[in-house]
Context: one part of a larger RNA
């Protein structure tokens, strides 16, 4: 120390608990929600389905990565930002489909095909518009090379949607803002030269194309560039930091929990949709695995919580509750939430308590050793006075709960408070040769056997083993491995 193992074990508080196989994975739950968008069906509840937000957060894990990944300082006159806040205008008038349904209809099943009718804040014209976008025109400012800001004239082109209980909640534009993201770039950022030359979109330009946006980020032409002992490159090993351990401190390890950034989600690859993803419980396709098949053909991914098989010296409950805290949706009521609060399990750690206190000498009985006198366990114990932390029993009982009142606690009848009862329920592990605090006896006889170093044991062993006895440490003490 995220430890183990061996002996032993009373309590309580706050932590922490798959370091191994980014093995496989039964079974349950982990992301929905909105009827103050709309349609059916249905007495209702309530179901389907359109359609909206959200499913890119929170949660897991560290395989990959030696890199602008991460830290750390700047930068973008090369950039985007739903929901939110702040100003300002506007919400004006029209169309055609669709799902569920219903009707035929294939499949074993996933699924699915055809015909008919409908709504919308779904979808699509039309009209209005500028501080928006493109181009044009005149003038100033300024700074950082490309330029940026600011003013003026003309043109083009682009919007919108309703609900309602009349209180409101949307919706469209377009300026700032707040958050949040990307993109550059200066330093830092493990080991090997028994790895020394690497490189061909490679370096740079000129055009296009793409993207939010710069960039060879792609493509066609041109050049023949570009890196590299100040260690390219090739192999190794590895998420990276705040921080933790140590240690006067410079350093040294070390990257578990907590916290910020990455990376990834059965391997590999790819796009959709969308403010945000090339998406962990979302689509594709391909592999390997494993389930289901009526043999045509489908289904699935725990590195989320629990919980199994396996590895392994080793890590836990198929637990409650959404009571608070935070999130989604929602106008609100709420409705979910394995986040998250709590409970179970383990002395895995820290930290506190407690296993009695005072008295008490005929130094009692046993043990032991003895030079036989006696020492010595030892005030230890009995005895004899108290006391209830703990512990048992009854009785009472929270704060955590916001609010004008009412109501709302999983935890939990927990904590904590009174009474009662009896010393009652609670001590062990290690080691005494030197280092290093602690010795005597009897048993073995280079034999069992001890050992971190020296070293012990071959008949008197304070070093093996057992007794007395001492020292150390305490619910622990020893071993093991690491790390300063």
């Nucleotide at each position: 120390u995220g430890a183990a193992c061996g002996c032993u074990g009373g309590c309580g508080g706050c932590g922490u608990g798959c370091u191994u196989a980014a093995c496989a994975c039964a079974u349950g739950c982990a992301a929905g929600u909105c009827g103050a968008a709309u349609g059916u069906a249905g007495c209702a509840a309530u179901a389907c389905a359109u359609g909206g937000c959200g499913g890119a957060c929170g949660g897991g894990u560290g395989a990959g990565u030696a890199a602008c990944g991460c830290g750390u300082g700047a930068g973008c006159a090369a950039u985007c930002u739903g929901c939110c806040c702040a100003u300002a205008u506007c919400u004006g008038g029209g169309g055609g489909a669709u799902a569920a349904c219903a009707g035929u209809u294939g499949g074993a099943a996933a699924c699915g095909a055809c015909u008919g009718a409908u709504a919308a804040u779904a979808c699509c014209g039309c009209a209005u518009a500028a501080c928006a976008u493109g181009g044009u025109u005149u003038g100033a400012a300024g700074g950082c090379a490309u330029c940026u800001u600011c003013u003026u004239u003309c043109c083009a082109u682009c919007a919108a949607a309703g609900a309602u209980u009349u209180a409101u909640c949307g919706g469209a534009u377009a300026u700032g803002g707040a958050u949040g993201a990307g993109c550059u770039c200066g330093c830092g950022u493990c080991u090997g030269a028994u790895u020394a030359g690497c490189u061909u979109g490679u370096u740079g330009g000129u055009g296009a194309g793409g993207u939010a946006a710069c960039g060879g980020c792609u493509c066609a032409c041109c050049a023949a560039g570009g890196c590299g002992a100040c260690g390219a490159u090739c192999a190794g090993u590895a998420g990276c930091c705040g921080a933790c351990c140590u240690g006067a401190g410079a350093g040294g390890g070390u990257g578990a929990u907590c916290g910020g950034c990455c990376a990834c989600a059965u391997u590999g690859g790819a796009a959709c949709u969308g403010a945000g993803a090339c998406a962990c419980g979302g689509u594709c396709c391909a592999a390997a695995c494993u389930c289901c098949u009526a043999c045509g053909g489908g289904a699935g991914g725990c590195a989320g919580c629990a919980g199994u098989g396996g590895g392994g010296a080793a890590u836990a409950u198929u637990g409650g509750g959404c009571a608070a805290u935070g999130g989604a949706g929602g106008a609100a009521a709420c409705u979910c939430u394995g986040a998250c609060c709590c409970a179970g399990c383990a002395a895995c750690g820290c930290c506190g308590c407690g296993u009695g206190a005072a008295u008490g000498a005929u130094g009692a009985a046993g043990g032991u050793c003895u030079u036989c006198g006696g020492a010595u366990u030892g005030u230890a114990a009995a005895g004899u006075u108290c006391u209830u932390u703990u512990c048992u029993a009854a009785g009472g009982g929270a704060a955590g709960a916001a609010g004008a009142a009412a109501g709302u606690g999983a935890c939990g009848g927990u904590a904590c408070c009174u009474u009662a009862g009896g010393a009652a329920u609670a001590a062990g592990c290690c080691u005494c040769g030197g280092c290093u605090a602690a010795c005597u006896a009897c048993g073995u006889g280079c034999c069992a056997g001890c050992a971190g170093c020296c070293g012990c044991g071959g008949u008197a062993a304070u070093a093996c083993g057992u007794a007395g006895g001492a020292g150390g440490c305490a619910a622990g003490c020893g071993u093991u491995a690491u790390c300063c």

A computed fold for a 484-nucleotide part of an RNA from an uncultured bacterium, annotated as small-subunit ribosomal RNA, 5' domain.
The RNAcentral record of the full RNA draws on ENA and SILVA.
Rfam family: Bacterial small subunit ribosomal RNA.
The coordinates come from a structure-prediction model, not an experiment, and the mean pLDDT is 85.